[in-house]
RNA sequence: GGGGGCGUGGGUUAGUGGUAAACUAUCGGUCUCCAAAACCGAUGCCGGAGGUUCGAUUCCUCCCGCCCCUG
Repeated sequence: GGGGGCGUGGGUUAGUGGUAAACUAUCGGUCUCCAAAACCGAUGCCGGAGGUUCGAUUCCUCCCGCCCCUG
């Protein structure tokens, strides 16, 4: 230099056109003599910029970052 894959709450992942979910973590509450566990609730996320579309996490282009293959 060329080709391919990935990027989603603090962490691990799902969601592949109709407006984002689960587990865990954190915080609050119930329970307990206290704590743990269990249960209930809350907080918080689509890498950036454009395009297509009535509508984009999803499709297209460029950029950024990470990984793999290759001259």
A computed fold for a 71-nucleotide RNA from Candidatus Berkelbacteria bacterium Licking1014_7, annotated as transfer RNA. NCBI's taxonomy places the organism under Bacteria, Bacteria candidate phyla, Candidatus Berkelbacteria. The coordinates come from a structure-prediction model, not an experiment, and the mean pLDDT is 84. It was read from a public genome assembly. Its Rfam family is "tRNA". The family's RNA type in Rfam is transfer RNA. Gene Ontology term of the family: triplet codon-amino acid adaptor activity.